[in-house]
RNA sequence: GGAGUCGGCCGGACAGCCGCUGGGAGGCAACUCCUGGAGGAAAGUCCGGGCUCGAUUGGGCAGGGUGCCAGGUAACACCUGGGGGGCGUGAGCCCACGGAAAGUGCCACAGAAAAUAUACCGCCGGGCUUUGAGCCCGGUAAGGGUGAAAAGGUGCGGUAAGAGCGCACCGCGCAGGUGGUAACACGCUGCGGCAGGGUAAACCCCACCCCGAGCAAGACCGAAUAGGGGAGCGAUGAGUGCGCCCACACGAGCUCCCGGGUAGGUCGCUAGACGUGCGCGGCGACGCGUACGCAAGAUGAAUGGCUGUCCUCGACAGAACCCGGCUUACAGGCCGGCUCCCUUC
RNA sequence: UGGGCCGUCGCCAAGUGGUAAGGCACGGGGUUUUGAUCCCCGCAUUCGGAGGUUCGAAUCCUCCCGGCCCAGCCA
Numbered sequence: 001g002g003a004g005u006c007g008g009c010c011g012g013a014c015a016g017c018c019g020c021u022g023g024g025a026g027g028c029a030a031c032u033c034c035u036g037g038a039g040g041a042a043a044g045u046c047c048g049g050g051c052u053c054g055a056u057u058g059g060g061c062a063g064g065g066u067g068c069c070a071g072g073u074a075a076c077a078c079c080u081g082g083g084g085g086g087c088g089u090g091a092g093c094c095c096a097c098g099g100a101a102a103g104u105g106c107c108a109c110a111g112a113a114a115a116u117a118u119a120c121c122g123c124c125g126g127g128c129u130u131u132g133a134g135c136c137c138g139g140u141a142a143g144g145g146u147g148a149a150a151a152g153g154u155g156c157g158g159u160a161a162g163a164g165c166g167c168a169c170c171g172c173g174c175a176g177g178u179g180g181u182a183a184c185a186c187g188c189u190g191c192g193g194c195a196g197g198g199u200a201a202a203c204c205c206c207a208c209c210c211c212g213a214g215c216a217a218g219a220c221c222g223a224a225u226a227g228g229g230g231a232g233c234g235a236u237g238a239g240u241g242c243g244c245c246c247a248c249a250c251g252a253g254c255u256c257c258c259g260g261g262u263a264g265g266u267c268g269c270u271a272g273a274c275g276u277g278c279g280c281g282g283c284g285a286c287g288c289g290u291a292c293g294c295a296a297g298a299u300g301a302a303u304g305g306c307u308g309u310c311c312u313c314g315a316c317a318g319a320a321c322c323c324g325g326c327u328u329a330c331a332g333g334c335c336g337g338c339u340c341c342c343u344u345c
Numbered sequence: 346u347g348g349g350c351c352g353u354c355g356c357c358a359a360g361u362g363g364u365a366a367g368g369c370a371c372g373g374g375g376u377u378u379u380g381a382u383c384c385c386c387g388c389a390u391u392c393g394g395a396g397g398u399u400c401g402a403a404u405c406c407u408c409c410c411g412g413c414c415c416a417g418c419c420a
Base pairs, nucleotide, nucleotide: 001341002340003339004338005337006336007335008334009333010332012310013309014308015307016306017305018304020037021036022035023034024033025032026031039316043327044326046325047324048323049322050321051214052213053212054211057247058246059245060244061243063210064209065208066207067206068082069081070080071079072078083097084095085094086093087092098205099204103203104202105199106198107197120144121143122140123139124138125137126136127135128134129133152170153169154168155167156166157165171194172192173191174190175189176188177186178185179184218267219266220265221264228258229257230256231255232254233253239250240249241248260419261418262417274293275292276291277290278289279288280287281286311314346416347415348414349413350412351411352410355369356368357367363400371387372386373385374384375383393409394408395407396406397405
């Protein structure tokens, strides 16, 4: 100097004027003054939790989710560390990563055969016909061919030709040993010629977890009228509590259709698993202690517009009960760690 | 804001692991003097988009995009 990789941050700045809106103060009122006013994703609503209500009831079935190990956490499908596999020269990145020797299903076409193995061509032996060659019977799975996938691989021996048929090495499985909390690793030892295709984002099995609904939850105040009419079910127990069943509890109403009234207010509502600095423990996620800080809370729903100066000319996008994550979108710019290549000293 | 559902040719749609049925419409041809009817043929290389699982995906999984429906109180 170039290429790359990982982590973090910013997301126009300043000034003036005019507005919108939460809170506080003043004022009889109009209004005035002070002060606060979007994000890293506020988004998708994909997970997890808080909160609220439902008797937060017990058992079984069904259903859903997670899926290497250990830890973190309120919890998680998140995060951290480790193991295994894959990619990269490397920094580093990616992985839905339990079980296919529990069972069932599926594997189109092609192919002899798609899972109890089998034999189209070929190879070999025998027999018959016999110029070449062909036919029949048997052996074989090394070679060819089919397919996404074909019953371990290489070599030597062996054989009529072959074959784990035998042996060596590699691979595989089982048992033990050693190291590790564990996943797992190690030719450290022994045994077994080999267990026998793929698919579980097919059913399923195993282990663990999960009650349902959601702030239009829910609590309170107020207004208005026809608390009306019809059908069905119901103390032989409707209905509710969990989708179903049983138990148990509460229990007199419940469901549908037609019709009527009203579309107001208060609370929930924002100070919290909160943020920042420092110290300690831990490889780390994180935890503990301490000091300081307060940062929108609307309900037709605010957070905007104009002007001036400057610059690198400004992306994706707008809170609606609140948090922790994940995912997706994002013009441009800044900082730091590390790796590789080239050059110079 | 919360909850639920859907997306296959221009329109309506079947297909839920193995070459994407069918009808209407459209295009061409035939029949007819001409038109309608009727008959024959054609019409989805990409199933809303992207990625993954699988030998193979409209179908299974994940993430996006678009659209539709329901939900106030008296009660």

This is a predicted complex of two RNAs, RNase P RNA and transfer RNA, with 420 nucleotides together. The coordinates come from a structure-prediction model, not an experiment, and the mean pLDDT is 80. It holds a member of the Rfam family "Bacterial RNase P class A".